[in-house]
RNA sequence: AUUUGAAAAAGGCAAACUCAGCUGAAAGGCGAGGGCGCAAAAUCACCGGUCUAAGGGGCAGUAGCUCUAGGAUAGCGGGAGUACCAGA
Repeated sequence: AUUUGAAAAAGGCAAACUCAGCUGAAAGGCGAGGGCGCAAAAUCACCGGUCUAAGGGGCAGUAGCUCUAGGAUAGCGGGAGUACCAGA
């Protein structure tokens, strides 16, 4: 430098759920506990998917229905550039 993740070690992350608030229109995010799992479950919304629909559009016409991402998801998949340990 390239490649691999069988075993080991130093360790790391943390689903559901619980508690308490904060934030946001919502989806969601953040803290503590918890631990299903993860060899990139670290980072980035570039591509596809999914969630939400404040604002905007259409219909309606005091109700409401519907379309829409500049919002969210990196633990949905792909991609990008990086990183620890060990093996070859």
Background: This is a predicted structure of an 88-nucleotide RNA (c-di-GMP-I riboswitch aptamer) from Methylotenera sp.